[in-house]
RNA sequence: CUUCAUCACGGCGAUGGGGUUCGCCGAAACCGCCUGAUGGCUGAUAACUCCUGCUCUAUU
Numbered sequence: 001c002u003u004c005a006u007c008a009c010g011g012c013g014a015u016g017g018g019g020u021u022c023g024c025c026g027a028a029a030c031c032g033c034c035u036g037a038u039g040g041c042u043g044a045u046a047a048c049u050c051c052u053g054c055u056c057u058a059u060u
Stems, first nucleotide, its partner, number of pairs: 009026005016051006032041003
């Protein structure tokens, strides 16, 4: 320095936070989609749920 296994710990899953579950990673996991380009589009979830923010409609 590299490889494998186990244990512990931590991290990640396209825009914020909490809970639960799942998956992935150990310097990797991860870093959305369409178009030749210009440019355009969706969504605060990996999934469920709550809060916050944003958008549309209605009522007061």

This is a predicted structure of a 60-nucleotide RNA (Fluoride riboswitch aptamer (crcB RNA motif)) from a Bacteroidota bacterium. The coordinates come from a structure-prediction model, not an experiment, and the mean pLDDT is 79. The source organism's lineage runs through Bacteria, Pseudomonadati and Bacteroidota.